[in-house]
RNA sequence: UCGCAAAAAGGCAAACCGGGCGAAAGCCCGGGACGCAAAGCUUCGGGUCUACAGCCUCAGGGCUAGGACGGCCGGGCCGCCGGGA
Numbered sequence: 001u002c003g004c005a006a007a008a009a010g011g012c013a014a015a016c017c018g019g020g021c022g023a024a025a026g027c028c029c030g031g032g033a034c035g036c037a038a039a040g041c042u043u044c045g046g047g048u049c050u051a052c053a054g055c056c057u058c059a060g061g062g063c064u065a066g067g068a069c070g071g072c073c074g075g076g077c078c079g080c081c082g083g084g085a
Stems, first nucleotide, its partner, number of pairs: 001084002011036002016031006034071001040077003044074003047069003054063003
């Protein structure tokens, strides 16, 4: 530096359930495994979600991120074992 198999040691933990926080998206803890060679960290770019506050309204709703998603994609940073160069 490349790559992840037919290894080894392990790691993480979807849906769902219980408890808690939040207006919500969602997050935390416990259980649980759908999967993941970075499903480790990070909102820098894109994307998606929510709308408390704010604004508009024909009062039905609409707009909007200051909120959220790292297991949506890309970027950045760190990283185990063995193999190749």